[in-house]
Context: one part of a larger RNA
RNA sequence: GAACGCUGGCGGUCUGCUUAACACAUGCAAGUCGAACGGGAUGCUUCGGCAUCUAGUGGCGGACGGGUGAGUAACGCGUGAGAAUCUGCCUUUUGGACGGGGACAACAGUUGGAAACGACUGCUAAGACCCGAUGUGCCCUGCGGGGUGAAAGUAUUUAUAGCCAAAAGAUGAGCUCGCGUCUGAUUAGCUAGUUGGUGAGGUAACGGCUCACCAAGGCGACGAUCAGUAGCUGGUCUGAGAGGAUGAUCAGCCACACUGGGACUGAGACACGGCCCAGACUCCUACGGGAGGCAGCAGUGGGGAAUUUUCCGCAAUGGGCGCAAGCCUGACGGAGCAAGACCGCGUGGGGGAGGAAGGUCUGUGGAUUGUAAACCCCUUUUGUCAAGGAAGAACACAAUGACGGUACUUGACGAAUCAGCAUCGGCUAACUCCGUGCCAGCAGCCGCGGUAAUACGGAGGAUGCAAGCGUUAUCC
Numbered sequence: 001g002a003a004c005g006c007u008g009g010c011g012g013u014c015u016g017c018u019u020a021a022c023a024c025a026u027g028c029a030a031g032u033c034g035a036a037c038g039g040g041a042u043g044c045u046u047c048g049g050c051a052u053c054u055a056g057u058g059g060c061g062g063a064c065g066g067g068u069g070a071g072u073a074a075c076g077c078g079u080g081a082g083a084a085u086c087u088g089c090c091u092u093u094u095g096g097a098c099g100g101g102g103a104c105a106a107c108a109g110u111u112g113g114a115a116a117c118g119a120c121u122g123c124u125a126a127g128a129c130c131c132g133a134u135g136u137g138c139c140c141u142g143c144g145g146g147g148u149g150a151a152a153g154u155a156u157u158u159a160u161a162g163c164c165a166a167a168a169g170a171u172g173a174g175c176u177c178g179c180g181u182c183u184g185a186u187u188a189g190c191u192a193g194u195u196g197g198u199g200a201g202g203u204a205a206c207g208g209c210u211c212a213c214c215a216a217g218g219c220g221a222c223g224a225u226c227a228g229u230a231g232c233u234g235g236u237c238u239g240a241g242a243g244g245a246u247g248a249u250c251a252g253c254c255a256c257a258c259u260g261g262g263a264c265u266g267a268g269a270c271a272c273g274g275c276c277c278a279g280a281c282u283c284c285u286a287c288g289g290g291a292g293g294c295a296g297c298a299g300u301g302g303g304g305a306a307u308u309u310u311c312c313g314c315a316a317u318g319g320g321c322g323c324a325a326g327c328c329u330g331a332c333g334g335a336g337c338a339a340g341a342c343c344g345c346g347u348g349g350g351g352g353a354g355g356a357a358g359g360u361c362u363g364u365g366g367a368u369u370g371u372a373a374a375c376c377c378c379u380u381u382u383g384u385c386a387a388g389g390a391a392g393a394a395c396a397c398a399a400u401g402a403c404g405g406u407a408c409u410u411g412a413c414g415a416a417u418c419a420g421c422a423u424c425g426g427c428u429a430a431c432u433c434c435g436u437g438c439c440a441g442c443a444g445c446c447g448c449g450g451u452a453a454u455a456c457g458g459a460g461g462a463u464g465c466a467a468g469c470g471u472u473a474u475c476c
Base pairs, nucleotide, nucleotide: 002472003471004470005469006468009345010344011343012342013341014340015338016337017303022301023300024299026298027297028296031060032059033058036057037056039054040053041052042051043050044049067256068255069254076181077180078179079178080177081176082175085173086172090169091168092167093166094165095164096163098132099131100130101129107122108121109120110119111118112117138147139146140145182228183227184226189219190218191217194216195215196214197213198212199211200210201209231253232252233251234250235246236245237244238243258279259278260277261276262275281292282291283290284289309335311334312333313332317331318329319328320327321326348378349377350376351375358369359368360367361366383413384412385411386410387409388408392403420465421464422463423462424461425446426445427444431460432459433458434457435456441448442447
């Protein structure tokens, strides 16, 4: 964050699975770079080449953004301190880029398999990989020395971008500590890597973080341990405040990604749309074996009182890659649905008494509905139609708008298209008649109803709110 009943005209701004962290059909949600590299295809060709596209190698990004709140009572969060750390891209400064080498994909050939996916042989490029030199720095040291350890060039643009090392900054992250952070004592004792030391290992880093040995400590009535419940906060609701309750949307932090475990790569993960193992479930199979993970956006089934479209667009903002053009982006910008909430507007205005007719009541005289209607004169918000029509566009110029022919403006038409719901015994604003007769029923509490019911049901009237009104639930 509501739901239900009756009713329902419009606009703006928001909000929308609180339940099954239940299971998911289908589509999309993370790519990009040919200005790193060798191929291939297509088109054009003046036969020199050129242009476009791209499976593969390679680089950067897939650790952001988006979702959810299961777990967690914890340095998790909040706040305030701290030292023993790392930090891709970005900024500043200094120095450097020398000489060599061998492969592996792609490709070609052979071949296995139903498929997923492979196997063998051969060829090849690089900003991929390796070796040597240099090396301020770093590590070890017996202070003599020793060890680790970098590079690559590209461009038909000649000026940039890129590479290596070091120092500093910024940003981000890891770690430590003080204080605060729900309930239960019908949970009183808990603890063996436990508490501390020495040494070693490990880490980016301190540390029982891990290990060997030694000591026997450490926590606890200021509530340890155990059990239950719970993501925390800025805030939100309420209240004069103190407080109490709460943690939807938005923002910060944390945790999780079918369930459990593990590491790899990397500056950063133990990684939602990566890998491996185990488990449950689903699907394909030629029975040998394979594939999958919506707590991304839509959507389906189920559960439930209950929660939306399998929409449009990258035009804006932001992000990734790229020199750029640009590509990608269910982030985001928008539209759709829902009176779910808040705010605003309308359903007409002025006049009009023979106080018409009808209804209701009646002491039958009348009272009331009621200026209400009719009728007269206006207006056109809204509505319908027509015409015009944006800002949002900023990126040198030019071009570029999903929303959208939308908002808005103007004209024409005509009161035309638009009122309900609850209540009327007291609390509590608002009263009579008829029906019923402790029945049917009402009810938040007190209570009403057994033949004159202002309390039930209907009618007339009235009161209160109003595109809403009541009821239920919860909090103060």